[in-house]
Context: one part of a larger RNA
Molecule: large-subunit ribosomal RNA, half A
Organism: Candidatus Aenigmatarchaeota archaeon
RNA sequence: CCACUUGGUGGAUAGCCAGGUUUCAAUAGCUGAAGAAGGUUGUGCCAAGCUGCACAAAGUCUGGGUUAUCCGCAGGGAGGAAUCGACCCCAGAAUUACCUAAUGCGAAUCGUAGCCCGUUAAGGGCUAUCCCGAAAGGGAGAGUAACGCGGAGAAUUGAAGCAUCUUAGUACCCGCAGGAAAAGAAGUCAAUAGAGAUUUCGCUAGUAACGGCGAGUGAAGGCGAAAGAGAGUAAACCGAACACCCUGUGAAAGCAGGGAUGGAUGUGGGGUUGCAGGACUUGGGCACUUCUUAACUUUCCGAUCUAAAGUCUGCUGGAAAGCGGCACCUCAGAGGGUGAUAGUCCCGUAGGAGAAAGGAAGAAAGAGGAUUCCAAGCAUCCUAAGUACUGUUCUUCGGAUAUAGAGCAGGAAUCUACUAGGCAUUAACUAGUAACUCUAAAUACUAUUGAAAUCCGAUAGCAAAGUAGUAAAGUGAUUGAAAGCUGAAAAGCAGAGCGAAAGCUCGGCGAAAAGAGCUUGAAACCAAGUGGUCAUAGUUGGAUAUGGUCUGGAAGGUUCUGUUUCGAAGGAACGUGUCGUAAGGCGCAAGUACGAGAAGCAGAUUACAGGAUCAUAUUGUCCGUUCCGAAAAACGGGGCAGGGAGUUUGUUCUAGUAGCAAGGUUAAUUGGUCUAAGCCAAGCAACCAUAGCGAAAGCGAUAUGUUCGUAUCCGCUUCAAAGCGGUGUGGAACAUGGUAUGAAAGUACCUGGAGUUACUAGAAUAAGACCUGAAACUGGGUGAUCUAACCCUGGGUAGGGUGAAGCCUUCCGAAAGGAGGGUGGAGGCCCGUUACCGGUUGUGAGUUACAAUUCCUUCGGGUGAUCCGGGGUUAGGGGUGAAAAGCCUAUCGAACCCAGUGAUAGCUGGUUCCCCUCGAAAUGCAUCUUGGUGCAGCCUGGUCUGAGGUGUGCAGGAGGGUAGAGUUACUGAUUGAGUAGCCAAGGGUCGAAAGGCCCAGCUUCUCUGUCAAACUCCGAAUCUCCUGUAACCGUAGACGACCGGAGUUAGGGUGUUGGGGUAAGCUCGACAUCCGAAAGGGAAAAAACCCAGACUUGGGCUAAGGUCCUUAAAUGCUGACUAAACGAAGAAGGGAGUGUGAAUCCCCAGACAGUAGGACUGUAGGCUUAGAAGUAGCCAACAGCCAAGAAGUGUGUAACAACUUACCUACCGAGGAUUUAUGCCCUGAAAAUGGAAGGGACUAAGUCAGCUACCGAUACCCAAGCUCUCGAAAGAGAGGGUAGAGGGGUGUUCUCCGUGAGCAGAAGCAUCUGCGUAAGCAGGUGUGGAUCACUGAGAAAUAAAGAUCCUGCCGAAAGUAGCAUCAUAGCUGGAUGAGAAUUCCAGCCGCCUGAAAUCCAAGGGUUUGUCAGCCAUGAUCGUCAGCUGGCAGUUAGUCGAUCCUAAGGAUGUCGCUAAUCUAAGCAUCCGAAAGGGAAAUCGGUUAAUAUUCCGAUACCAUGGAGGUACGCGCGGUGACGCAAGUCAAGCUCGAGACGCUUUGUGAUAGGCAGACGCAAGUUAACUGUUGAAGCCUCUGGAGUCUUAUCAUGAGGAGAAGGAGGUGAAUGCAGGAAUAGCUCUGCGUAUGCAGAGUUCUGUUGAUUCAUGGAGUCCAUGAAAAUCGAGUUUGAAAGGAUCCUUCAUGUCCGUACCGAGAUCCGCCACUGGUGGAUUUGCUGAGAAGGCAAAGGCGUGU
Repeated sequence: CCACUUGGUGGAUAGCCAGGUUUCAAUAGCUGAAGAAGGUUGUGCCAAGCUGCACAAAGUCUGGGUUAUCCGCAGGGAGGAAUCGACCCCAGAAUUACCUAAUGCGAAUCGUAGCCCGUUAAGGGCUAUCCCGAAAGGGAGAGUAACGCGGAGAAUUGAAGCAUCUUAGUACCCGCAGGAAAAGAAGUCAAUAGAGAUUUCGCUAGUAACGGCGAGUGAAGGCGAAAGAGAGUAAACCGAACACCCUGUGAAAGCAGGGAUGGAUGUGGGGUUGCAGGACUUGGGCACUUCUUAACUUUCCGAUCUAAAGUCUGCUGGAAAGCGGCACCUCAGAGGGUGAUAGUCCCGUAGGAGAAAGGAAGAAAGAGGAUUCCAAGCAUCCUAAGUACUGUUCUUCGGAUAUAGAGCAGGAAUCUACUAGGCAUUAACUAGUAACUCUAAAUACUAUUGAAAUCCGAUAGCAAAGUAGUAAAGUGAUUGAAAGCUGAAAAGCAGAGCGAAAGCUCGGCGAAAAGAGCUUGAAACCAAGUGGUCAUAGUUGGAUAUGGUCUGGAAGGUUCUGUUUCGAAGGAACGUGUCGUAAGGCGCAAGUACGAGAAGCAGAUUACAGGAUCAUAUUGUCCGUUCCGAAAAACGGGGCAGGGAGUUUGUUCUAGUAGCAAGGUUAAUUGGUCUAAGCCAAGCAACCAUAGCGAAAGCGAUAUGUUCGUAUCCGCUUCAAAGCGGUGUGGAACAUGGUAUGAAAGUACCUGGAGUUACUAGAAUAAGACCUGAAACUGGGUGAUCUAACCCUGGGUAGGGUGAAGCCUUCCGAAAGGAGGGUGGAGGCCCGUUACCGGUUGUGAGUUACAAUUCCUUCGGGUGAUCCGGGGUUAGGGGUGAAAAGCCUAUCGAACCCAGUGAUAGCUGGUUCCCCUCGAAAUGCAUCUUGGUGCAGCCUGGUCUGAGGUGUGCAGGAGGGUAGAGUUACUGAUUGAGUAGCCAAGGGUCGAAAGGCCCAGCUUCUCUGUCAAACUCCGAAUCUCCUGUAACCGUAGACGACCGGAGUUAGGGUGUUGGGGUAAGCUCGACAUCCGAAAGGGAAAAAACCCAGACUUGGGCUAAGGUCCUUAAAUGCUGACUAAACGAAGAAGGGAGUGUGAAUCCCCAGACAGUAGGACUGUAGGCUUAGAAGUAGCCAACAGCCAAGAAGUGUGUAACAACUUACCUACCGAGGAUUUAUGCCCUGAAAAUGGAAGGGACUAAGUCAGCUACCGAUACCCAAGCUCUCGAAAGAGAGGGUAGAGGGGUGUUCUCCGUGAGCAGAAGCAUCUGCGUAAGCAGGUGUGGAUCACUGAGAAAUAAAGAUCCUGCCGAAAGUAGCAUCAUAGCUGGAUGAGAAUUCCAGCCGCCUGAAAUCCAAGGGUUUGUCAGCCAUGAUCGUCAGCUGGCAGUUAGUCGAUCCUAAGGAUGUCGCUAAUCUAAGCAUCCGAAAGGGAAAUCGGUUAAUAUUCCGAUACCAUGGAGGUACGCGCGGUGACGCAAGUCAAGCUCGAGACGCUUUGUGAUAGGCAGACGCAAGUUAACUGUUGAAGCCUCUGGAGUCUUAUCAUGAGGAGAAGGAGGUGAAUGCAGGAAUAGCUCUGCGUAUGCAGAGUUCUGUUGAUUCAUGGAGUCCAUGAAAAUCGAGUUUGAAAGGAUCCUUCAUGUCCGUACCGAGAUCCGCCACUGGUGGAUUUGCUGAGAAGGCAAAGGCGUGU
C1' cells in the first nucleotide's frame, strides 16, 4: 500500500404511522356596543412550555346520560376525591382581569376625571362620534378563507423590432353586501313561422364579426337540458275615511280605550296595462282570499343504549391470533386493538331503540279583509322629461356607419301616440310600451364533521407528523428552519470493586441490550487485527499473460497427466537433384510430420477452476461537456448518501388495433342498481361523411363508353423451368358529364359511393410546457435609530498673540485733514496634538485584520458659513444636496420588502436502464439575416406502384477553346538600334532677318529583345452527351411516388487546381478523399499521412512498415558513393573536398611545378616638378642588343639605390593547364534551466542501384457460435458509428384477478456462488425481527456521475495557521484543592493623573449580593467568573416622572377625492426624565438600597382645630415699612422670560504657608442677622461746570454732594453635640467612660452674585404658574400672623455605564452626550513626574 475481518463514526435503506394532500357528501353559512375577531397579563401544592380557564381563574351551579375509577399533555414527589355516583359526555345557566371598533379624557396593554346610586365605605352605574326620528327610541362603526357586485386600474410579456393592438379590464388598491350575490317578469327576440322573466350547463362555434385585416380577439338568435313564480307603485277618481305612541286583553294574529305625536308639500282607499288597460258611466253575479301557532300528530336532529358465535384441543414459541384437528354464528367475513396473521377475546359492525332543548311539516283552532269577477258604453281624463332622440369628443364592446356608457351642446311626442326590426330616409308590415320598485329555485365558494383514495410516507407529504408561523434574522415592512420510532411490559441495571467525578469492570432484568446519543444500522471516513507485500519505483491508478504466497467450509462446477483414433485453414525438416556470382530458389521427400479442436481408454489427487495479494512482462494520457479539433495549460467535478429535469389538458394531423358501416357517434342531463367516482339504460340537440362549382344569385354530375395492364385464375406447351394466349378486382390513359367564365374557341375545379367512433403511439399548436439561471419593468407598502438639509430646545470651545473703529492727548495745517503717543478691544484675524471636529503625507503597518475603513506618524480647522446631545419634518422618478450623480440604516446613474412571477432569455449549463436495424449534415435560396428561423437538399419508418437502374470498363459518334503554345493571325502592352519622312508649338546654336543646323517629338519601314484573366492563327489530356456492348444491382420488388418523424444549415485536414494576400497552422472557391461519426497496424509519441473499415472466440497467412540492441524478424547477398557521425531541417552565394563525364590547349623537338642564372642599352623617354631616375601625375609607348628582358607586375627611396615579377636559359623527365556538366560532401547556419536520428550505438546498422529470405493488423483464410434481412425450407447476404429515425426488452412504486412464501424467521443490510449479449436474475451463509414474492392485466411524481445542482454527513489541508506585535509587568512566599503560572492572602515591583479616578444621562434588563458547582461558554488553564443551579435584594410629600407649553403631531369639523389617503382654516388634546417648575439636610446603617430605612434637625402644598391681629388702619415729607379680607367674574400691569463679545466689582470653592497640638483638627439644610452695585425717595440746585475709570457717557425731564429706602452671592450666630474624627483608659459578644476637635497669613478660579460697555443687512421661545392694581357682584365673619393636628396616592430607584453588562454577529485596539479635577515645573485642561483612587484580564 491492497484486500478481508472485527469495531467506531454516520443515519441511508427496509418496515411502521400519530401527520398531510385531494375529492365527494352532510351540516353550517356570518360574528360584533348585551363589547367581537385578535392579543396582553394572570391562574396549578411544587409549574418553564402547550392546553383549559378568568380575581368565582386546569375551574362554579342546575338538569340529563354513563359507571369505577379520578386529580389535562405529564408515567414524579406529596396530598386528596369517588357507589350518598366522582372523572367523563350532552344541554342550560354563572363568572369572564387589561388592551382592542374601544366609546368619560389621555396613553406602546397603563394613568386619571365628572355626575348619580350606595352607609362615610367597599362597590356599582352613566358620560365617544355620526345617522334616522316630533319624542320615546332605534341604527352604524370593527372583524371575516374563498365566492359576489361596484369604483379606479398597471407592467413584464406577445407581435420574433415597435407606437394602434396584446398581456387585460388581469394583478394590486378602494367601497359595499350576503349565505349566496348579481340578474329578473320585455319599449325582448324573431321573420311572414313563431317564441314568451332571469340564471346555469351542453351545442351552435373558434362560426358571424372585429383586427398595423398583423399578432390575435370573438358573440348572438336557435336547439337540447337543470330550475321554474310572479307581484307592488306613480297617475287619473275620492279627500283624513289613516298611521304612530301609551294602557288593558289574548299564545299570537288582533281587538278595545286614551294621547299635548305625524299627516292637505296628501295619511288612507282605488288602480297598474299593449289582442292596450284603467279612471269614469250603466247593468249583472257570489264565489273567495289573507294572517297567527300555545297545545296536538308525524318527522329530523340529538349525549347514549342494545347487538350473534370457540378463549376447544395438539405443536413451535418469551407470547398464538400461526400450523394440524374438531366445532359454531352471520341482515354481523367493514375496520381497529390484543405479547406474530383472530368472523366466534375486546372495541365495534349489519340491524334495532332514544330524554331534554331545537328544527320542519300536517291537522286543528283562532283572527282579519271585504267585491277584486263578467258584460256594455268610448264623451272626457290618466298611463313615469332635461327623459327618449340628435350632434360632437372620449371610453368600452365581436357589434362592423349597425354594442353599451360618460362629458358638452341641442332637445320631443301623449294612444290618430311612442319604441325596435345591425347604414340612412319614406311607406307598409311584424314585435313591443322606456324614462318607478320588489321577487324563491337551478349557479359560485369553503369553515367544520364524516367517508374515501391506482395520492405522500419523515430531504416525501402543508412551511409545520415534537412548544411551528415556533427558534432565529432584520429599525421596519418582512423573512423563516431543523427536529418521528427502547421494549409485549420500565422489568429504565439492586449490589460489589476502582476512580475526585465522568465512567469502566463484575453482576442482575429481558425472547433479544433493544440501555434511553436507544428498531434496522448501508456508504463516505477512522482505527485495530489477519493475509499478501516493500527500500524498489516514477505509477490515469487498470487490462492481459506467466509465476510466488495465502485461501479454496456451504451454495455452484470439473479439471489435470499419459495414450489411441480423427483433424480445418495453413504447412515444415533430414536427405537428394538442380538453378543462381551470392544470399538463396525450385523438384522429389510431401500436402507427409505438425496443426484449433473432437471422440475413446488408462491414471491422479485437495487437486483444479474461482478469490486475495505481490512480482515480472506487454499495453494503456480521467469522466462529462463544448467544439473543425480536448489528456489538455478550455469549462464542470474533494468524497459518499438521499433528492433532482419531455409532464397534463383542449384542439388538429398521421399510423396501428377494434366496433359499426352509406352511414358513424352521442353531449349536457335523466332513470335504475346501491360492494358504486362504477355499470346498464334513456337522451339524436349537435358534429363528421353521403356533391360539386361559383364572389353571389344560383345551377347541379358515368349505377361504365373505349383502351392498356399488375396480382389472381384459366388454357396451351414443357421432364422441369422459360414461353404464348385469355380473364382482369385494385391501378393508368382517353372519352362523357357538372359548374363558373367567355360571343366562341377554350380554360379552371370536380365527376364511375367509404366513412365514422373509441383506444394506443408519434407529432403540431395553446397553455410556465424538459429543468435551472438574469440585469430589468410595473403595482402596493416599509424605512431619515446611518446620513443630507431644515425647525424647536439645550450644551461645549486650555492658554497665548495681533491690536480695527471710536475716544483722549501732542504736533502740523487757514481749513479739509494729516502725523505721533496713549486708550480701546474689533476680526468667517494669527499660534495652538486644550477639549472637540476633520482625515493631508508616509502612496507606512494591517489587509482569512483588533476593525466589512482600524493603528502609528505627519497634517487641516479650532469665536465660527463652528462642533455636539435630545425632540421633530422632508420618501423613491421622490427627498436632500456650498454639486461628488454625493447621501437617503455596511444597499443608490433610481432604496428596501412583498406581489404581477414559474416575467422574458433566437443565450450558457444539465437532462437518469439495456440490446438490435439503418444512419446524416456542416450546402442552396430567403430573412433588420449571418451563433436564429422557413423551404429545398441529405437520414429514417410505412404504404403504393410494377421494370428497369448504376460517379463502372470498352468501341463508335458529337461538343468545347482550358493547360500549353503563339505574337507578320487580331487587340493591347513592350527593349535597343537603324532607315525615310514630318516638325505649328519645346530646348540649344548660327544669323540683322528670312531662315538654317543639332536635339527632343511624331509617322513609315527594317532588324533585335519581350508579354496578356477580360489577345488567339492554333490547341491537348481530362470532361459532357448519344449509341452499342460488357459488368454489377433488380419481380425475394430496384428506380419512382405519397404519408409520418427527424437532425443538419459554426466544419476541418490532405492531394490536384484557381481568386485575394508580402506571407501565414491565412482567407474565399472547384473536384476527390479522409476526419467529423472510424477502432486496429505503421509513421518514437500523433483527428484527418501509409495500410485497413472492428458481430464474438480460437487457429493460420499477408499489407503498410520493418529485420545490430532496446523490439517480432537478416550483424542477408551483389555493385558503387560518402569521411561530414553526412545520414538526422534550410536558400542565394562560395569551395585546388572528392567521384564521374565532355570540350579546348600545352607536352620526349621535354610540357606543368621546383631549383639555379639572366632580367640589358638609347634612357633618368617627354612633360610636370624643389625632386619625378620603370614604379605622385599627364602624354607617348619607340628603337637597339638578344636565348630573353615592360619606356615596366609589385615592395621600397625625399629623389636615387636595393629586392621582385613578366620574359629567357639550364637541371629534371611524363603528363599538364583551362573551361564546362554531374553524384556525394563542406560552408553560408544565431535563443533563451542541460538535451536529443525515440535512445544506445553505428563508418554501416549511412546513401544510391539491384536481389533473396523472414517478421508484421480486428485486413484475408479456416473452425465454432450470436443477431438481423429475405425465404415455406434448405440456404444466401449483412452486422464501426455521432446528430437522428425505427424495433424489442430489464428494473422501480402502486392497483385488480389468481397462485404462493413467512417467527421452524419476511423485507432490508453484509459477503460468497451460479446464470444471462446486456439492463439484470437466482441461490448459500450471517445479521435482522415482520412482512413479502410470482403469472396475467393496468396506472405512473418510474431508473443519475455530472447542472460553480439542493440537503445532510465525512475527509484532505492539519495537530497546521492562529491564541505575540498598539495601550501596563511581573516576582516570591503562603492558603485552598484530586489537580494551581492563571483563584485567594501577604510582601516587593510596575502602570494610569482633564484618567485607566469620581458622579449622572441614554441603552441594556437581573448582568447586582450570597451559597453550591465546572459538561458547555471564557481564544490557554481554572478550585475563578458578567457561566450553571438555588435563595435573596431596588422602601421617597421635598431626587425624577406626574403639571406647562416648543418645533411638530393626533382627533374632530369644514373642505377635497370615484374611494382610501390627504392640503389650508378652526377647536381640543398630545408633545421636553438637559426648556419652565412648590418643598430636605447632616450623620448612621445592609452581603446587596438609601437626599427613599433609622436618628436628629427642617421645609412645602392642601385641609381641619384653637388663638390673635383685623373688620375705623398705623408710622414716615417721601421712597417705603408695619399691620391687615374671603369668594366669583372682568380689565390692566408685572414676574415667569431669555443673543453674542468684552469688562468691572463683591464673594466663595479650592490651594499653599505658618503657629498650637501625640493625633485629629470636619460639619448641612433651615432660622436669624450682615451685605455691594443698580434703582427709588427726600434734600441739593450745577454749564469754559460737575461727576466720572484718563475712554464712552450723564445732567432744569434736575448733575455733583448729603441723608434714607429697597437690595445678591456671601459672612457671622444658632442648628451643634449624646454627630463625625483623633487620642487615652477599661472591657471584649455587643461596648463603655474621659479628653481634644483652635487660629493666622497668603493665593484664588473657567464657580456664584451683581453691574457697565460694545455689537448686529442676524435683535436673540411659549405656556402653566405666581404677584400687584382696579371695577363689579356676593356672603358675613375671619386670615397669608402664632400654636397645633391630619393628608401627600400611583410609577422609576438593583447593577454596568464600557480595552467584558450599550451599538458594532465576539469578553471586538472601533463608536457613544454631560459634570468634578489635588501637588511640583509651567502661559496652560500642553508635556513630564507624583497624591487620592484604581489597575497589572486572560496566555